[in-house]
Molecule: Bacterial RNase P class A
Organism: Demequina lutea
RNA sequence: UGAGGUGGCCAGGCGGUCGCGUUGCGGGAAACCGUACCGAGGAACGUCCGGGCUCCGAAGGGCAGGGUGGUGGCUAACGGCCACCCACGGCGACGUGCGGGACAGUGCCACAGAAAGCAAACCGCCUUCGGCUUUGGCCGGGGGUAAGGGUGAAAGGGUGAGGUAAGAGCUCACCGCGCCGGUGGUGACAUCGGCGGCACGGUAAACCCCACCCGGAGCAAGGCCAGACAGGAUGCGUUUGAGGGCUGCCCGCCCGAGCAUCCGGGUAGGCCGCUCGAGCCCUGGGGCAACCCAGGGCCUAGAUGGAUGGCCGCCCCUCGCGCCACGGCGCGAGCGACAAAACCCGGCGUAUCGGCCACCUCAUCCG
Numbered sequence: 001u002g003a004g005g006u007g008g009c010c011a012g013g014c015g016g017u018c019g020c021g022u023u024g025c026g027g028g029a030a031a032c033c034g035u036a037c038c039g040a041g042g043a044a045c046g047u048c049c050g051g052g053c054u055c056c057g058a059a060g061g062g063c064a065g066g067g068u069g070g071u072g073g074c075u076a077a078c079g080g081c082c083a084c085c086c087a088c089g090g091c092g093a094c095g096u097g098c099g100g101g102a103c104a105g106u107g108c109c110a111c112a113g114a115a116a117g118c119a120a121a122c123c124g125c126c127u128u129c130g131g132c133u134u135u136g137g138c139c140g141g142g143g144g145u146a147a148g149g150g151u152g153a154a155a156g157g158g159u160g161a162g163g164u165a166a167g168a169g170c171u172c173a174c175c176g177c178g179c180c181g182g183u184g185g186u187g188a189c190a191u192c193g194g195c196g197g198c199a200c201g202g203u204a205a206a207c208c209c210c211a212c213c214c215g216g217a218g219c220a221a222g223g224c225c226a227g228a229c230a231g232g233a234u235g236c237g238u239u240u241g242a243g244g245g246c247u248g249c250c251c252g253c254c255c256g257a258g259c260a261u262c263c264g265g266g267u268a269g270g271c272c273g274c275u276c277g278a279g280c281c282c283u284g285g286g287g288c289a290a291c292c293c294a295g296g297g298c299c300u301a302g303a304u305g306g307a308u309g310g311c312c313g314c315c316c317c318u319c320g321c322g323c324c325a326c327g328g329c330g331c332g333a334g335c336g337a338c339a340a341a342a343c344c345c346g347g348c349g350u351a352u353c354g355g356c357c358a359c360c361u362c363a364u365c366c367g
Base pairs, nucleotide, nucleotide: 001363002362003361004360005359006358007357008356009355010354012315013314014313015312016311017310018309020039021038023036024035025034026033027032041338045349046348048347049346050345051344052343053218054217055216056215060251061250062249063248065214066213067212068211069210070084071083072082073081074080085099086097087096088095089094100209101208105207106206107203108202109201122149123148124145125144126143127142128141129140130139131138132137157175158174159173160172161171162170176198177196178195179194180193181192182191183190184189222272223271224270225269231263232262233261234260235259236258243255244254245253279298280297281296282295283294284293285292286291316336317334318333319332320331321330322329323328
């Protein structure tokens, strides 16, 4: 200097002017007026997870169903985050992973190929017998063979050497596999050694098995106040128990005098919930890290048809022209993405203009 990797931050700024919302203060009988502070996000989007909170249940058990899936930590918790292990990709920084089990069982492996789960011979190689032949050889039967070729995602472990009629773990070396041990590690695992020629493929983001976890519904939850109206029919039931106990079923248990269905009438108003939080910032300490502890400081929307905007100037950004001492200056034009609270929080996923910072890797060059 160039090309990459990982993490974090910002999200137009300042001033003026007019306008909007909550709250506080002051004035006012009230309507309202004045003034002060504050007033959308990094994703507020998706509604994919987990919670706080609210209500129901709380007597349990079984079945069904759902979720997760290497190890160890963090957290209120999670399917999240951090570190590590293994596998794969990358020169590398690093990235990715539906990462337990195929000897519990079932299913599937199309086509091609001789053959795709216990098994085999299409071409071929060797040998023997018979026939033919023009020296070479060719055809057929028997036996041996799976090293070579072909098919395929995958074909009776792989490479090499020896051996053989030709071959083959037939033998040997190394690798692989199985069994038994040592060392290191909390562990997943790593590594080393010994023995054994040793063959039971793949697939579970197929069904399934194993391990662990799981009450339900949701702020339109749930409360309070005010106000209005109009009840009727049918069925069941009151200890021979209707109905209810909020994912489904069964058993069990509990509550229980009214309940279920249909027709019809009234209400849709106001207040709470509603923002002080697993909150934010700074410093110090612990930890590889996620994060934790201690001290100090701060209060930053709470609407309810739903507030935050318009204009002007300057700055920032982009483009063009000119000048230039290569620091930049002047003029003109244009643009500013994705997008928007509605109970709150922790994550994940998705969209996105432009900019800043830190660390790491590779290549090249200079010292």